[in-house]
Context: one part of a larger RNA
RNA sequence: GGACGAACGCUGGCGGCAGGCUUAACACAUGCAAGUCGCACGAGAACGUUCUGGCUUUGCCAGGGCAAGUACAGUGGCGGACGGGUGCGUAACGCGUAGACAACCUGCCCAAAAGCGCGGGACAAUCGCGGGAAACCGCGGCUAAUACCGCACGUCGUCUGGACCCCGCAUGGGGACCAGAUGAAAGCCUUCGGGCGCUUUUGGAUGGGUCUGCGUUGGAUUAGCUUCGUUGGUGAGGUAACGGCUCACCAAGGCAACAAUCCAUAGCUGGUCUGAGAGGACGAUCAGUCACACUGGGACUGAGACACGGCCCAGACUCCUACGGGAGGCAGCAGUGGGGAAUCUUGCACAAUGGGGUCACCCCUGAUGCAGCCAUGCCGCGUGGAGGAAGACACCCCUAUGGGGCGUAAACUCCUUUUCUGAACGAAGAAACCUCUGUAGCUUCAGGGCGCGACGGUAGUUCAGGAAUAAGCACCGGCUAACUCCGUGCCAGCAGCCGCGGUAAUACGGAGGGUGCAAGCGUUGUCC
Numbered sequence: 001g002g003a004c005g006a007a008c009g010c011u012g013g014c015g016g017c018a019g020g021c022u023u024a025a026c027a028c029a030u031g032c033a034a035g036u037c038g039c040a041c042g043a044g045a046a047c048g049u050u051c052u053g054g055c056u057u058u059g060c061c062a063g064g065g066c067a068a069g070u071a072c073a074g075u076g077g078c079g080g081a082c083g084g085g086u087g088c089g090u091a092a093c094g095c096g097u098a099g100a101c102a103a104c105c106u107g108c109c110c111a112a113a114a115g116c117g118c119g120g121g122a123c124a125a126u127c128g129c130g131g132g133a134a135a136c137c138g139c140g141g142c143u144a145a146u147a148c149c150g151c152a153c154g155u156c157g158u159c160u161g162g163a164c165c166c167c168g169c170a171u172g173g174g175g176a177c178c179a180g181a182u183g184a185a186a187g188c189c190u191u192c193g194g195g196c197g198c199u200u201u202u203g204g205a206u207g208g209g210u211c212u213g214c215g216u217u218g219g220a221u222u223a224g225c226u227u228c229g230u231u232g233g234u235g236a237g238g239u240a241a242c243g244g245c246u247c248a249c250c251a252a253g254g255c256a257a258c259a260a261u262c263c264a265u266a267g268c269u270g271g272u273c274u275g276a277g278a279g280g281a282c283g284a285u286c287a288g289u290c291a292c293a294c295u296g297g298g299a300c301u302g303a304g305a306c307a308c309g310g311c312c313c314a315g316a317c318u319c320c321u322a323c324g325g326g327a328g329g330c331a332g333c334a335g336u337g338g339g340g341a342a343u344c345u346u347g348c349a350c351a352a353u354g355g356g357g358u359c360a361c362c363c364c365u366g367a368u369g370c371a372g373c374c375a376u377g378c379c380g381c382g383u384g385g386a387g388g389a390a391g392a393c394a395c396c397c398c399u400a401u402g403g404g405g406c407g408u409a410a411a412c413u414c415c416u417u418u419u420c421u422g423a424a425c426g427a428a429g430a431a432a433c434c435u436c437u438g439u440a441g442c443u444u445c446a447g448g449g450c451g452c453g454a455c456g457g458u459a460g461u462u463c464a465g466g467a468a469u470a471a472g473c474a475c476c477g478g479c480u481a482a483c484u485c486c487g488u489g490c491c492a493g494c495a496g497c498c499g500c501g502g503u504a505a506u507a508c509g510g511a512g513g514g515u516g517c518a519a520g521c522g523u524u525g526u527c528c
């Protein structure tokens, strides 16, 4: 000198863009953050209102219509494995980079081929009974399906056996043929044209899984580590898949001074800061990736999890309890307490982008888009411009008492209106979806139509008014730009280093003047 997720002191006009718990992965009140589909399925209210009848008539009771095949709940499907948060752990194939899989998986999506036949029995919801304070649970009866199950056809897949062809990178891979065994399915809507689905198979795309070379902090005052799986083999099990991944048996190996093991520290990277570079330090925001979700363990479901807002067990903590038993998990968005030098609103909207569900309309979305707070940072603008010397009267400061400084500064004259105040107008961000017409006839494309903005009456524009609303902070001995007076008297104090202060202190405190930067200026901390 530069930089900062900064803090502190003094001060503070505006706008744009960004950033905002670095500490206690400490504990959390409250609300919201993951639902959706009635075109898979059965069932199905009420408040209210209206009509009729009856009665014991401010009304009550019964029945019917609308509400409404609506709401809540249930079976079923898809999604809750994405998105969002944090950096505890991890020195590791975790990450980065370059490769490998002839050892693998992949829902939804795309392309293609083939199929979707016949049956069956249940369980929720609901009803009845019962238990419990509650959470919830038990028994019995009824019922639907794209829920579950059986049989069939089988392009085809898998397995076994046989003979054949092609290829390679070691185990080997691919293709076609024959025989045997085995394995599927679901319907809904319709304008009757079809549409959305379902099953099997092949290929793709996307996303993952595994393996390998190299790289990846400090310590040797850590030198041996492992051997009840350690290293290898055979066989078996298991996995989507290779493998001591697991198990039985056998052998006695394996790693290490090219740093094993142990200890400490730490998520990694693209990058950021600095530097001429080499390098050094760091890893906030944004992006990729990994790990975690009160602590530890476990599996279930599923294409995908060993699953943040799922389940089970144990533990700590908090809450409810009728003491028998239950409930919970903000490292999601806000917010609270605590810790700390220190870090924001319990906001608006799904209008846009994106995501989930749905044929669609649409619903959900604290992702996201916006708004609020904070000079936290960067950038931009302003606090007026021109003229004006009797160098005014004064205050204040200095003085040799003659004067000098403040100072074109002010007053005053003319001008401007960025900003400000008031008023008026007032956006872009919106194109789709949907619907109509034409076309190759829902699908592609073209044209027409409908309506949709949180931000926001915001940005912006115009008009009016009037210099009107707007300057501080640090420093002035040298380094280092900027000097005098007074007070103090080694005191009070200053100080980054050298050093100032003991009676004329340009170094302390005040004042006048000056210098630097400026809505900031200084100080502290950290890095280069």
Base pairs, nucleotide, nucleotide: 001528002527003526004525006524007523008522009521010520013381014380015379016378017377018376019374020373021339026337027336028335030334031333032332035078036077037076040075041074048066049065050064051063052062053061054060055059085292086291087290094216095215096214097213098212099211100210101209104208105207109204110203111202112201113200114199115198117151118150119149120148126141127140128139129138130137131136156183157182158181159180160179161178162177164175165174166173167172187196188195189194217264218263219262224255225254226253230252231251232250233249234248235247236246237245267289268288269287270286271282272281273280274279294315295314296313297312298311317328318327319326320325345371347370348369349368353367354365355364356363357362384415385414386413387412396405397404398403420465421464422463423462424461425460429455434449435448436447437446438445472517473516474515475514476513477498478497479496483512484511485510486509487508493500494499